The RNA shown here (small-subunit ribosomal RNA) has 1397 nucleotides and comes from an uncultured bacterium. The sequence is in RNAcentral, with records from ENA. Its Rfam family is "Bacterial small subunit ribosomal RNA". Gene Ontology terms of the family: ribosome and structural constituent of ribosome.

[in-house]
RNA sequence: GAGUUUGAUCCUGGCUCAGAUUGAACGCUGGCGGCAUGCUUUACACAUGCAAGUCGGACGGCAGCACAGAGAAGCUUGCUUCUUGGGUGGCGAGUGGCGAACGGGUGAGUAAUAUAUCGGAACGUACCGAGUAAUGGGGGAUAACUAAUCGAAAGAUUAGCUAAUACCGCAUAUUCUCUGAGGAGGAAAGCAGGGGACCUUCGGGCCUUGCGUUAUUCGAGCGGCCGAUAUCUGAUUAGCUAGUUGGUGGGGUAAAGGCCUACCAAGGCGACGAUCAGUAGCGGGUCUGAGAGGAUGAUCCGCCACACUGGGACUGAGACACGGCCCAGACUCCUACGGGAGGCAGCAGUGGGGAAUUUUGGACAAUGGGCGCAAGCCUGAUCCAGCCAUGCCGCGUGUCUGAAGAAGGCCUUCGGGUUGUAAAGGACUUUUGUCAGGGAAGAAAAGGCUGUUGCUAAUAUCGACAGCUGAUGACGGUACCUGAAGAAUAAGCACCGGCUAACUACGUGCCAGCAGCCGCGGUAAUACGUAGGGUGCAAGCGUUAAUCGGAAUUACUGGGCGUAAAGCGAGCGCAGACGGUUACUUAAGCAGGAUGUGAAAUCCCCAGGCUUAACCUGGGAACUGCGUUCUGAACUGGGUGACUAGAGUGUGUCAGAGGGAGGUAGAAUUCCACGUGUAGCAGUGAAAUGCGUAGAGAUGUGGAGGAAUACCGAUGGCGAAGGCAGCCUCCUGGGAUAACACUGACGUUCAUGCUCGAAAGCGUGGGUAGCAAACAGGAUUAGAUACCCUGGUAGUCCACGCCCUAACUGAUGUCAAUUAGCUGUUGGGCACUUGAUUGCUACUAGGGUAGCUAAGGCGGGAAAUGCACCCCCUGGGGAGGACGGUCGCAGGAUGUAAAAAUCAAGGGAAUAAUGGGUGACCCCCCCAAGCCCCCCACCCCCCGGAUAAAUUUGAUGUAUUGGGAGAACCAUUAUAUGGUGGGGGGGUGUUCCCCCCUCUACCCCCCCGGAGGGGGGCUUAGGGGACCGAAAAAAAAGGUGAUGCAUGGCUGUCGUCAGCUAGUGUCGGGAGAGGCCGGGUUAAGUCCCCCAACGAGCGCAACCCUUGUCAUUAGUCGCCAUCAUUUAGUGGGGCACUUUAAUGAGACUGCCGGUGACAAGCCGGAGGAAGGUGGGGAUGCCCCCCCCCCCUCACGGCCCUUAUGACCAGGGCCUCACCCCCCCCACAAUGGUCGGUACAGAGGGUAGCCAAGCCGCGAGGUGGAGCCAAUCUCACAAAACCGAUCGUAGUCCGGAUUGCACUCUGCAACUCGAGUGCAUGAAGUCGGAAUAGGGAGUAAUCGCAGGUCAGCAUACUGCGGUGAAUACGUUCACGGGUCUUGUACACACCGCCCGUC
Repeated sequence: GAGUUUGAUCCUGGCUCAGAUUGAACGCUGGCGGCAUGCUUUACACAUGCAAGUCGGACGGCAGCACAGAGAAGCUUGCUUCUUGGGUGGCGAGUGGCGAACGGGUGAGUAAUAUAUCGGAACGUACCGAGUAAUGGGGGAUAACUAAUCGAAAGAUUAGCUAAUACCGCAUAUUCUCUGAGGAGGAAAGCAGGGGACCUUCGGGCCUUGCGUUAUUCGAGCGGCCGAUAUCUGAUUAGCUAGUUGGUGGGGUAAAGGCCUACCAAGGCGACGAUCAGUAGCGGGUCUGAGAGGAUGAUCCGCCACACUGGGACUGAGACACGGCCCAGACUCCUACGGGAGGCAGCAGUGGGGAAUUUUGGACAAUGGGCGCAAGCCUGAUCCAGCCAUGCCGCGUGUCUGAAGAAGGCCUUCGGGUUGUAAAGGACUUUUGUCAGGGAAGAAAAGGCUGUUGCUAAUAUCGACAGCUGAUGACGGUACCUGAAGAAUAAGCACCGGCUAACUACGUGCCAGCAGCCGCGGUAAUACGUAGGGUGCAAGCGUUAAUCGGAAUUACUGGGCGUAAAGCGAGCGCAGACGGUUACUUAAGCAGGAUGUGAAAUCCCCAGGCUUAACCUGGGAACUGCGUUCUGAACUGGGUGACUAGAGUGUGUCAGAGGGAGGUAGAAUUCCACGUGUAGCAGUGAAAUGCGUAGAGAUGUGGAGGAAUACCGAUGGCGAAGGCAGCCUCCUGGGAUAACACUGACGUUCAUGCUCGAAAGCGUGGGUAGCAAACAGGAUUAGAUACCCUGGUAGUCCACGCCCUAACUGAUGUCAAUUAGCUGUUGGGCACUUGAUUGCUACUAGGGUAGCUAAGGCGGGAAAUGCACCCCCUGGGGAGGACGGUCGCAGGAUGUAAAAAUCAAGGGAAUAAUGGGUGACCCCCCCAAGCCCCCCACCCCCCGGAUAAAUUUGAUGUAUUGGGAGAACCAUUAUAUGGUGGGGGGGUGUUCCCCCCUCUACCCCCCCGGAGGGGGGCUUAGGGGACCGAAAAAAAAGGUGAUGCAUGGCUGUCGUCAGCUAGUGUCGGGAGAGGCCGGGUUAAGUCCCCCAACGAGCGCAACCCUUGUCAUUAGUCGCCAUCAUUUAGUGGGGCACUUUAAUGAGACUGCCGGUGACAAGCCGGAGGAAGGUGGGGAUGCCCCCCCCCCCUCACGGCCCUUAUGACCAGGGCCUCACCCCCCCCACAAUGGUCGGUACAGAGGGUAGCCAAGCCGCGAGGUGGAGCCAAUCUCACAAAACCGAUCGUAGUCCGGAUUGCACUCUGCAACUCGAGUGCAUGAAGUCGGAAUAGGGAGUAAUCGCAGGUCAGCAUACUGCGGUGAAUACGUUCACGGGUCUUGUACACACCGCCCGUC
């Protein structure tokens, strides 16, 4: 920096990611080289080999080897063999010296006996360096060896011999040690080389050189000891300590010291964390980080500790000793069972453990170590090699060219795109690898020769220097160089939804799987698996584990605490922290200079060496630290003195439910007694329990007792908080104010501590009127251990003692200071002045500027600004909980407090939707008022369910049953059964086919015919095109199959509800707000006024159609007043009227009055055919419902292709215990039946409507005129009206069902049509709960027509006839709109979510 809480926003806050790193491991893959690293786990157990020896110039010697010398034998007479030989080179074992305490390993222990830094005094020191003085003279043993014995072995014992630089005395003794200052004590060792004199027992003495030895001093290096400071976690470890702390005497040590001991004293350590517990080797450094820090302590370097576990000492200069000893223990091995042996945390290696860590290699050539005079020997230290991509670094796997953009793959919109200059092909190069040849540096000391020089008697020897010469290489024939051939020998891994660079196809279908976080997968997955392509890194790439970072997420740098986690309930106050003005002093802090140290390596800078780099080398800087010393004196601290502004004391005045104790008053409740008096009282939403005729309640009088103090009374007062209220008295704390006086910093805040601390509760003793947990009863309820009611005990009250908790809240710690104004309130004082006032101070409230805040908000009483001190917080839940501690009589409390497992959130503030049994307002046949239905019965239609071979399917709350606008077959079928055929119905393009004559074979012959051959004709003769017809092949076609949750398009619905949206500007950090809110008004976001809004768009309204009035124009098929015809608007005639259909007019709150705000508008009136959108219709904003329809059509991808396609037949869609919805007809007298008489509108009609006439009871038949229609026809409208009859009944109501006989349509009426006549005559007597419709030509009622249609309408769409009742009103229920309020909901209350089982 990013992702993740939300519908969206800001904030808090956690989780996760991108970076760097590792002694790593795992998966896939693997060309080379250089430089590094390599048991982090079992300080587990170890086979085998090696890792510490060396010195013969200390010694006696001679087991083994070799050689002089001596002897013998053989013969090839100068060779071989044998014997002997400490004389020589050397040397096993032994005595002796030095070393073995180094080097190498490991990190178990250790929280200080350690480490780091800086200091200190009371010490030791082999080898090394520099001095001084010596190195004289004696002695006795002992191993080896020989002999003997014991034992399985390891080993041991006895007797005898011998040497020393082994051991012991004597002498000598300083700048040695001790001391009582007189003195006393203390050493040694020789060996080797050379040699002129002199001596000799021939060994040598003697001299000299070198090495060694003894004593002692100093140095260097090393080591021992002491101090200061620093070094992990836990207080759910708070007290620890008896040699403990100190002193004196003594002992001990190399050395100080309770290090040890005896006595004496009672100290010592600890909140600056003792003691205890856990964990841990420490540092230089390493990793990370901007830094401060955090984590870590492999390799390299320094220190410490350890060496199977525990203990102990010996030797030695040095050890309490890794490859030494003794004891104990565990384990392993040998054994003759009596006894013995061992210690890889050395190098290799083995087993085991583990995710995991190498060869039983070479060499001492170099560096270093031990011994030695030296040569040299030893050295698993070391140097090298081997194994491992474990890490870092470098190189390579080719380079240039090459478009037909090849083939193949993948994708595709079928055009192409991509892989891709990639390949192939052409030209070139050879790093690396292979082969061949050459071939280093790492090596210089030593030794030899020559010369100079020191010691010396010396040209010897030895030492130093110079020149020449000169042996020695594990690595290794390695690095490196040269040549040859030849692109030849060499690329993978992870990822591709976002974070995060990189996308498509197929498969799969909440399966398989992925996942670091968010999350992906339920049939179109860029997230799974595969492929193609791409991205990143590259001999590696990913994953896992771990650390730091990001994380300002423990905040010193650098955070917070009103509401997000977080201010102790309040005060007092010790330690601590901080602290007013001024003068002098000090120099601890502070600042500066100098100086010592801060090992090397590492990091950084510069330079150099490997071809470069990693790596290595040299130099510098740095190591931010600690110590010593000098200087300064502003600030802080210490000391001394002074001051008064902080703080405090005194005097006057003032207010107050401040606290404690005592007394007292009135009202009210309850109870008791008596009187009056009668039937109820009480209680509730409604009741009941309860009280009452044994006299309640009510009322009057008197009395008892307890508790609490109406009015005043108030965002009034007092108190630190809790809290405090009638009145009076006493005691007492604090505060404010005025003017002076005094003290002189006495102050602020406070861990631990102490005190106070509502209510409830506990203990003891009182008291108890009312109220009232528990309890009882009555109700409510599904239940009701509750809410309501009637009772009622603890308690509430008092005294004393506990408890110590609260949302103890201003959710705001205390103290003081600085910073705009305004308005109230309480108390006090001063001044001016008035009728009122104003100013100052101390409280207490409201709004508000700057500023702050995530915002809401705070805002002189800060949540502003700067300071002092204290408490507290660090994701959610688990959990204020377990265990432990402390307190309490107990319940319980706590300034106490985890973990496991789990989640990716949890939370704050604000925004806009939604919903609310929130509020306000408004509308609607929403209620109300009234009319009529439905719900009962029968029938019809649809659906569900059931059935069935099939009963095709869709839809199925409002918003399905209006698809289907009519299923006998069929077109209509999609369904079931049986059957049929095989590229199919239509269309398009491609290919081919001109005519005549003749010959041959075949067809038994001939003819005809076709096949083949030949010839001719026609043609612009070579070639091309168009049309028609026939045939063939191939591309295709088809699907009422699935997906309406992939879609277009068309509907439904909210809803004809009044809403929906955005430009510019404004407000807010933002989501957003505003405009659209408010006051009126309207059917309406309709209009007016106001307003940080102003204008605008889609909706509303209007424009459109129809209807109601009139006018103009035009009159045929319409009409007929006048004229005429003669009774037919029939023909003239006319167009006045009716009517038709075109154009206009008319209605606009225009006029008047009232009202309203002088507006918009509303109310009433006039005129008018019509009056306030005149009545209807069409017209349906932005959205919602993943609404309906893939079976209208279109369409993506999927599925079928001898079938899920096409065709045929007869079935089915019409079934039937049942259910819902819709409708028809009824139950009758406002009626039925019969007879008679009137009046419509709107439509349809040529595969049609069908007249008159005739036939039939009727359906209908016959007939044929007219009509493509204002002409003809369907077509008589029916209710109505005038008469007649029926008389309240299952009827002269009602018509289902059924029988018989017919009619019509149609190829066909069985399943399965409609109608007619006669006969039959079921249920039904007005319908429970519930429920639908409509505001006037409406409801109701009456008929008519149309579409569909061969036929079939109780459905639907229209039409006219007759024609009401009611509307007080908006309280309530449903629905809708606006504003407001609260919200833990956003899939949005059909939400979310809690507890029990």